[in-house]
RNA sequence: UGGGUUCGAUCCUGGCCCAGGACGAACGCUGGCGGCGUGCUUCAUGCAUGCAAGUCGAACGGGCCGGUGAAAGCCGGCCAGUGGCAGACGUUUGAGUAACACGUGGGCAACCUGCCCCCAAGCGGGGGACAUUCGGCCGAAAGGCCGGUAAAUCCCCCAUGUGGCCUCCGGGUACUAGGCCCGGCGGCUAAAGCCCAGACGGCGUUUGGGGAGGGACCCGCGCCCCAUCAGGCAGUUGGCGGGGUAACGGCCCACCAAACCGAUAACGGGUAGCUGGUCUGAGAGGACGGCCAGCCAGACGGGGACUGAGACAUGGCCCCGACUCCUACGGGAGGCAGCAGCAGGGGAUCUUGCGCAAUGGGCGAAAGCCUGACGCAGCGACGCCGCGUGGAGGAGGAAGGCCUUCGGGUCGUAAACUCCUUUUGCCGGGGAAGAAGGCCCCCGUUGGGGCUUGACGGUACCCGGCGAAUAAGCCCCGAACAACUACGUGUCAGCAUUCGCGACAAUACGUGGGGGGCAAGCGUUGUCCGGUCUAACUGGGCGUAAAGAGCGCGUAGGCGGUGGUACCCGUCGGCCGUGAAAGCCCCCGGCUCAACCGGGGAAGGGCGGCCGAUACCGUAUCGCUAUGAGGGCAGCCGGAGGAGGUGGAACUCCCGGAGUAGCGGUGAAAUGCGAUGAUACCGGGAAGAACCCCAGUAGCGAAGGCGGCCUCCUAGACUGUUCCUGACGCUGAGGCGCGAAGGCGUGGGGAGCGAACGGGAUUAGGAAACCCCGGUAGUCCACGCAGUAAACGAUGGGCACUAGACCCGGGGGGCGUUGACCCCCUCUAGGUCGCAGCUAACGCGCUAAGUGCCCCGCCUGGGGAACUACGGCCGCAAGGCUGAAACCCAAAGGAAUUGACGAAGGCCCAAACAUGCGGCGGAGCACGUGGUUUAAUCCGAAUCCGACCGUAGAACCUUACCAGGGCUGGAUGCCGGAAGUAGGACCCGGAAACGGGAACGACCCGUAAAGGCGGGAGCCGACACAGGGGCUGAAUGGCUGCCGUCAGCUCGUGUCGUGAGACGUUGGGCUCAGCCCCAGAACGAGCGAAACCCUCGCUGUUAGUUGUCCCUCCUCAGUGAGGGACCCUCUAGCGGGACCGCCGGGAAACCCGGAGGAAGGAGGGGACGACGACCAGUCGGCAUGGCCUUAAUGCCCUGGGCUUCACACGUGCUACAAUGACCGGUACAAAGGGAUGCCAAGCCGCGAGGCGGAGCUAAACCCAAAAAGCCGGUCUCAGUUGGGAUUGCAGGCUGCAACUCGCCUGCAUGAACGUGGAGCCGCUAGUAACCGCCGGUCAGCCAUACGGCGGUGAAUGUGUCCCUAGGUCUCGCACAUCUAGUCCGCCGUGUCCCGAAUGCCGACUCCCCCGAAGGCCUGCUUGCCCCCGCUAACCGUGAGGUUAGCGAGGACGGUGGGGCGAGGGUGGAGACGG
Repeated sequence: UGGGUUCGAUCCUGGCCCAGGACGAACGCUGGCGGCGUGCUUCAUGCAUGCAAGUCGAACGGGCCGGUGAAAGCCGGCCAGUGGCAGACGUUUGAGUAACACGUGGGCAACCUGCCCCCAAGCGGGGGACAUUCGGCCGAAAGGCCGGUAAAUCCCCCAUGUGGCCUCCGGGUACUAGGCCCGGCGGCUAAAGCCCAGACGGCGUUUGGGGAGGGACCCGCGCCCCAUCAGGCAGUUGGCGGGGUAACGGCCCACCAAACCGAUAACGGGUAGCUGGUCUGAGAGGACGGCCAGCCAGACGGGGACUGAGACAUGGCCCCGACUCCUACGGGAGGCAGCAGCAGGGGAUCUUGCGCAAUGGGCGAAAGCCUGACGCAGCGACGCCGCGUGGAGGAGGAAGGCCUUCGGGUCGUAAACUCCUUUUGCCGGGGAAGAAGGCCCCCGUUGGGGCUUGACGGUACCCGGCGAAUAAGCCCCGAACAACUACGUGUCAGCAUUCGCGACAAUACGUGGGGGGCAAGCGUUGUCCGGUCUAACUGGGCGUAAAGAGCGCGUAGGCGGUGGUACCCGUCGGCCGUGAAAGCCCCCGGCUCAACCGGGGAAGGGCGGCCGAUACCGUAUCGCUAUGAGGGCAGCCGGAGGAGGUGGAACUCCCGGAGUAGCGGUGAAAUGCGAUGAUACCGGGAAGAACCCCAGUAGCGAAGGCGGCCUCCUAGACUGUUCCUGACGCUGAGGCGCGAAGGCGUGGGGAGCGAACGGGAUUAGGAAACCCCGGUAGUCCACGCAGUAAACGAUGGGCACUAGACCCGGGGGGCGUUGACCCCCUCUAGGUCGCAGCUAACGCGCUAAGUGCCCCGCCUGGGGAACUACGGCCGCAAGGCUGAAACCCAAAGGAAUUGACGAAGGCCCAAACAUGCGGCGGAGCACGUGGUUUAAUCCGAAUCCGACCGUAGAACCUUACCAGGGCUGGAUGCCGGAAGUAGGACCCGGAAACGGGAACGACCCGUAAAGGCGGGAGCCGACACAGGGGCUGAAUGGCUGCCGUCAGCUCGUGUCGUGAGACGUUGGGCUCAGCCCCAGAACGAGCGAAACCCUCGCUGUUAGUUGUCCCUCCUCAGUGAGGGACCCUCUAGCGGGACCGCCGGGAAACCCGGAGGAAGGAGGGGACGACGACCAGUCGGCAUGGCCUUAAUGCCCUGGGCUUCACACGUGCUACAAUGACCGGUACAAAGGGAUGCCAAGCCGCGAGGCGGAGCUAAACCCAAAAAGCCGGUCUCAGUUGGGAUUGCAGGCUGCAACUCGCCUGCAUGAACGUGGAGCCGCUAGUAACCGCCGGUCAGCCAUACGGCGGUGAAUGUGUCCCUAGGUCUCGCACAUCUAGUCCGCCGUGUCCCGAAUGCCGACUCCCCCGAAGGCCUGCUUGCCCCCGCUAACCGUGAGGUUAGCGAGGACGGUGGGGCGAGGGUGGAGACGG
């Protein structure tokens, strides 16, 4: 400090998520040691057992026991009881409590205080009781009752009274009262002893005063959420008088008054112990309150008091309740939220340990006793801190694993191995500090000596010995986020914090290897803070992203012009007090360090006190007006509001006239109206509503809104003047008012229009619509409701400041003028553009969305649910205002960008259309495809851009398919082996492949005497491997199709923009063209276009054989032979030629026309195809990654299939005829091919063809006849002399072989078909159309195909954007896998969540009544006790105490009423009312 995630990309808004830190934690995997901490967060659930509060014999009487003694006695120990002190501390818990509970600062003249300390003064006399105990009795027990004895530091009376308290009086202080102080009279009020032989003395006791410490009460301030809790309250608020308390108080009571609290949040609901502090954060802040410390509260639930200095009392009491236990059933006992421990709950939290040695506490004179406080130990990686698991050397970089491009790389100095060390561990030896005190004795005094006290613990620590020995895991590796590969898996299994991974090449799943991080831990989960400026105090926003209330008036509140004076509240300064300790921070110190601990210091928001400052704010007061606000006077403006009148046009209706056959309505119609006379026309009348032109970019109003004319009433703005008031102002939560249309109520009105409704049309199915004919509410008026809107400038109000330009409404002024206009200045109002500035951008820009100040409203901040539910308020209703959650998602959004798209627009172009010519679609056939069939009909290609396509040649082969029969390491390398080895005519089986047999029988190189040896080839075997037309064209290369020969696609630099991106490439012209010109924040450049290349057209030159021409000769002629020439044609090399160059018009570009020219404005044709899109096509042409297969998916062979056939489609061929068919004759090409070939002449055959063999390596010979054409003839409109399908017969050719399944010939047969529906295709000139020729492939050919060649040779247009396609500019966009998009509604099903209703349950709550324990009050009654007085006694009386009863209050519980709800009746009905 940031990052990921919305988009094709961008900026912004905005949420979600991540990285950090923390924890009383838990869970998973793992686990060596120590120190210090820490450990039921859940059921304040229930608890077995033990322990946690006693002590004092120096307060008292007594009992028991021991020692000694003959005994009395003496000494000592123990014990229950009486009595005293302590059990109010300590320990535990957080339920309750939103409160003076807590924190902080104060107050108390309104208070208490045992033990402790100081001061003053005392302690005299007398009496009595109850336990214990003894006797008797009851009970199961717990326990209890009666009588007798009987002590005290137990209880009572009297005395004393320094003193204290009360009252009265006098005095003082004081403004009065109250209060306080001093003095005096009277009244009341105390006491306890014990130790010691005794004294001194000590401990205790009484009264009073004071202190310290502790506590009570009161107050200011602070302290969570909900306003869908807005009103609360009857002891309530206050007073008078009492009661009560330690004390004030309505704390309690009687009476009186009617107050008191509340938007500065009362009352109610929810949640919660508070704080020091802890965690986090830069801070401000947020969250939390475990351990430790302070305070509070609680002790099974609830209530209550007693005792006491102190309690309403955790290990005390009483009552009620629940629960548990005991019981003889009569009755009793109990309270772990003390320490351990158990059960239960839970994700989860420990030992029924040791010790009082230390510290602290209670009692005691003390010894001492008690102390689960505490000190220690145990358990748990729960946390923090520290240590270790070894150190150094060690490369053939071992083995092994993993990867690999097979070379290697990596784990990795890692290991082994060598040397060393010993923390830790084990063994052995030594061994603390923590101890101060206490007691006793002696010396004899600020003291010294002696004895004695340790749970932890034989622990820490120290020494020695042994030996690398005993010790590493966890998470992660797609991005955020550090770390990559292989295999497996194949939207499966799984992962995931977010985005998202996985559908056959997964760095995201699982495993291995490797790597990264942390380390005795590592991850996960949960929670808090942070990041998040995402609640904004620091530090946000509201035109379009969420967000300005529809508008005004105005209350509280907030804010407020100018001068002076005063105060000092705020504000500022200084000093003082407080802000506990611990903690945080700094310094020093102690454990070997650290954690931890000790000492010191600093700091601390805040609160209180004193002193000071007075500018600003505030308060009080006196002033001011050039200035805020208001008023006066003088003008002026307007569809401003209200009321009452009034006018004309039009529509409709009624009456009359005139008139006839339709009108009306629509895209077209129909419904409708009309012979009872419509519409159209004229005249008259009635009624309602609205006001043409003027009219505007204008005016007025706060908004809604306002429009004929006139009058009245009302309000306002503006201008001028600067006369008056003197801050009177701005805003405005609540509140009040106004508020379009539609709607509601009551009553009118109703011409036109017109929801609903009726009808007619429209309609891929519907038409609940749009269109038409009708038509009710309503629209209009009056009065009353309603209160909403895209009530919008999507922009709250006010004030001030900040460049201009222009237009316009209203007013004033200036110059000049008679005046008007024009011009200038100024105020005000409405607009357009625009600088600075602002903005995410768009845009705003003196009418701010700029710069500031004041006030209000609103957003809560992801989306939806939801302008909803519940509750409340309003309404007659409709409904309005306020206004959630569950659930779901990783977004939803704003502005702008580039594309694509648009039945959006502009411009332009193209055989796109139009104009033409010829076809297709109908027929037969050929070919291809779909489908069907099949053992197989191999496969691919699929709109355009598949369908005579891959295939430029399927009878076998091809061949990939099917059936059957066979083969197994088959290219190459290496290793090994073996022989009459390899090979092999021929024979047998077989369809062949193949299998079996077999005469014969080798080769090359070296050596050389020799087939003697060695090597090679060949053969066999083995190891590596081959092979695959098997899969993936969505892993690829290459090539190709289409957009498209369309004119586009980009880059560098620069400029603009936050950015995506834009400009350039747009605009005006022009072109076939982003071709060129001009303008221009662009200037240039590249890929395309063009040109360069090939070819055809003219020509020059060079070169003339096989070509051409000429001459001669031969021949009937051509041909041929010989010679010559290169002029022409031609051939094929090199050149020339055309460039808008010239002329006319036009700014240029360029275009049009013209001349010349073989050729013009790109001369014709071709090759050549930008950035890219179609995940287009092709793994089956080839290449190639990966996967699969290996006695088969490879290889060989035979036969079959790819040639099927009810059909459908596509592309062609041939036709339907006379511009023709047929017969005869006859003329003219170009370009090609040819030596396992083309094949001449001649002969045979009707012919296909056969025989034949000359020539030709080809400007030479051959294929080769060109055909249409031309000449002559036949046919005469007919299914024909058109047409040739189909079929039969007979032949020919190729080939191993024409059955499935070739081509050709002859004869015969002669089918459909008479120009083809909707619709569709090609073509703009040597083109279409028609005509033939050649070639490749090829043995042959299913070629009517494909690729070329020439011959004859048109018509039409030179226009347009209607259809199709394309280019470009602009606009729109919620599309971007880009319209085959996106998305909405309805329906169905499943799942989740919510509301409502009924029924049921639970909790809380209000009023009244009854009422336990217990305390209190009053009076009376009753019983008893003690003391005193009187009395002979009974009795009575007085004082104190006590038991029971009566009264108010009173917990639990019960009961009752209300609320809420239900049933019945009434009634036509009802949830309303009674």
Record summary
The RNA shown here (small-subunit ribosomal RNA) has 1474 nucleotides and comes from a Chloroflexota bacterium. The organism belongs to Chloroflexota, within Bacteria. The sequence is in RNAcentral, with records from SILVA. Its mean pLDDT, the model's own confidence on a scale to 100, is 81.